[in-house]
Context: one part of a larger RNA
RNA sequence: UUGGGUUUAAAGGGUGCGUAGGUGGUGAUUUAAGUCAGCGGUGAAAGUUUGUGGCUCAACCAUAAAAUUGCCGUUGAAACUGGGUUACUUGAGUGUGUUUGAGGUAGGCGGAAUGCGUGGUGUAGCGGUGAAAUGCAUAGAUAUCACGCAGAACUCCGAUUGCGAAGGCAGCUUACUAAACCAUAACUGACACUGAAGCACGAAAGCGUGGGGAUCAAACAGGAUUAGAUACCCUGGUAGUCCACGCAGUAAACGAUGAUUACUAGGAGUUUGCGAUACAGUGUAAGCUCUACAGCGAAAGCGUUAAGUAAUCCACCUGGGGAGUACGCCGGCAACGGUGAAACUC
Numbered sequence: 001u002u003g004g005g006u007u008u009a010a011a012g013g014g015u016g017c018g019u020a021g022g023u024g025g026u027g028a029u030u031u032a033a034g035u036c037a038g039c040g041g042u043g044a045a046a047g048u049u050u051g052u053g054g055c056u057c058a059a060c061c062a063u064a065a066a067a068u069u070g071c072c073g074u075u076g077a078a079a080c081u082g083g084g085u086u087a088c089u090u091g092a093g094u095g096u097g098u099u100u101g102a103g104g105u106a107g108g109c110g111g112a113a114u115g116c117g118u119g120g121u122g123u124a125g126c127g128g129u130g131a132a133a134u135g136c137a138u139a140g141a142u143a144u145c146a147c148g149c150a151g152a153a154c155u156c157c158g159a160u161u162g163c164g165a166a167g168g169c170a171g172c173u174u175a176c177u178a179a180a181c182c183a184u185a186a187c188u189g190a191c192a193c194u195g196a197a198g199c200a201c202g203a204a205a206g207c208g209u210g211g212g213g214a215u216c217a218a219a220c221a222g223g224a225u226u227a228g229a230u231a232c233c234c235u236g237g238u239a240g241u242c243c244a245c246g247c248a249g250u251a252a253a254c255g256a257u258g259a260u261u262a263c264u265a266g267g268a269g270u271u272u273g274c275g276a277u278a279c280a281g282u283g284u285a286a287g288c289u290c291u292a293c294a295g296c297g298a299a300a301g302c303g304u305u306a307a308g309u310a311a312u313c314c315a316c317c318u319g320g321g322g323a324g325u326a327c328g329c330c331g332g333c334a335a336c337g338g339u340g341a342a343a344c345u346c
Stems, first nucleotide, its partner, number of pairs: 004317003007300002012314001014201004021194003025088007033081002035077008048066007091191001092188003095184003099180002103177007110154001114150008125136002162169002206247006216240001220236004258313006266291009295302002319346003328339004
């Protein structure tokens, strides 16, 4: 390389949009680039294959034929692919009507809890643990009542629920905004799929500037435990946790399962529409969950939401370690990220 693979053995990019490229629905007509056929030219010799012959055989040599699967020209064919023209509606999109949801952004409001402050009641303990101690407390704590302040998070409902491309999203409410499904079949008429580059989004931690700081809490301090205890447990506690703007760009970013399309028994539950209705039972579409036939799989298992049967496009893998390291380059304020070897060794 051919080939084979990517849930768990190595391997699906974190996610989307999208350029080039690759691939692409139905009918008619035309063209003849690909494709197919005929003919002509060329495809050196040696070599190769086959036949015959020459050295006593063979190696070797001679001779004839074949092959030389290619390229060029020319004459045709027109099913398929491509190009041109034209038409279509089922793919795709638009419109109209209803519906749905923790989808997003910004503002406002709410109660409980926590901590703190002030005042009242009240007196000797509180707190914490396996047991303790550090700690707090007669300068009046803990407990309890009233008032006030602050910041953060939203109990129940709550669910194999819902929404979102992923990350993610949950008190109530207002404004703005995005999306999806369904019904209808009015409009456009292949406008599609995928997508190297590129651009955008992207949990937590982290970084910069300025705020904020209740809780929790890396680091740190103390108390325990222990042979030791740079831990697990306890008392404190700073960054951080929160907000605004900017950076960073990684996660077991997981369904460890790329996107799109078609096909392949059923059964059960559930969400949201539509249709029909009587309250039962039932149909249909789009989701979510369970079970299971065929089939697949090394098995576990998957099974119309496929890991089945096929097609298109992208990404990735090729023994373990060395190593996601070194070097170089690119990005970043830095931390670090991206790309990414080899020697050597088993």
Small-subunit ribosomal RNA, central domain from a metagenome, 346 nucleotides, folded computationally. It matches the Rfam family "Bacterial small subunit ribosomal RNA". Gene Ontology terms of the family: ribosome and structural constituent of ribosome. Model confidence (mean pLDDT): 86 of 100.